[in-house]
RNA sequence: UCUGAAUAAGGGCAAAAUAUCUGAAAAGGUAUGACGCAAAGCUAUGGGUCUAAAGCAGGAAAGCACUGCCAUGAUUGCCAGGCCGCCGGA
Numbered sequence: 001u002c003u004g005a006a007u008a009a010g011g012g013c014a015a016a017a018u019a020u021c022u023g024a025a026a027a028g029g030u031a032u033g034a035c036g037c038a039a040a041g042c043u044a045u046g047g048g049u050c051u052a053a054a055g056c057a058g059g060a061a062a063g064c065a066c067u068g069c070c071a072u073g074a075u076u077g078c079c080a081g082g083c084c085g086c087c088g089g090a
Base pairs, nucleotide, nucleotide: 001090002089003088004087012037013036017032018031019030020029021028022027035077041083042082043081045080046079047078048075049074050073055069056068057067058066
């Protein structure tokens, strides 16, 4: 520097579910728990997906409610990009 086909060593993370907290929601935090993961480490940069508070539109008007549109919200354990790593092999 390349690389993860095999064989290890030391280990790491933590799905669903449950309890609880935050949030309009999606979802996230903490604890228990392990479905799995060689990047299931970081980053929301590109794409995809989820939610729709606020906003806009609709029905005579206002309020409430309903329907539709819409991220500035979320998702890195959806795919990729970028960055940083353990050990092994050449």